[in-house]
């Protein structure tokens, strides 16, 4: 420079359960720990959901980055 084999000192935390925000997708705080080399960051493209309106297509307003791509920034390390 490439790249992710294997492995976690540190990190993060799914379902669940309680509390709380919110119409709701869901978000927050504990608890748990399925998993996870970007499960960080940013809704830019798609996806998938929500909610308002339409008779229905649309369409606004949102959620979700732990759904897949894309852009920036970071850890760790074997083979080359």
């Nucleotide at each position: 420079a490439g790249g992710u084999a294997a492995a976690a000192a540190g990190c993060u935390a799914a379902a669940c359960u309680u509390g709380u925000u919110g119409u709701g997708a869901a978000g927050c705080a504990a608890g748990g720990a399925c998993a996870g080399a970007a499960a960080g960051u940013c809704a830019u493209g798609g996806g998938u959901c929500u909610u308002g309106u339409u008779a229905a297509a649309u369409u606004a307003a949102g959620a979700u980055c732990g759904c897949c791509a894309g852009a920036c920034u970071a850890c760790a390390c074997a083979a080359u």
A computed fold for an 80-nucleotide RNA from a Campylobacterota bacterium, annotated as c-di-GMP-I-GGC riboswitch aptamer. The model forms 95% of the base pairs in the Rfam consensus. It was read from a public genome assembly, where an Rfam model found it. The coordinates come from a structure-prediction model, not an experiment, and the mean pLDDT is 77.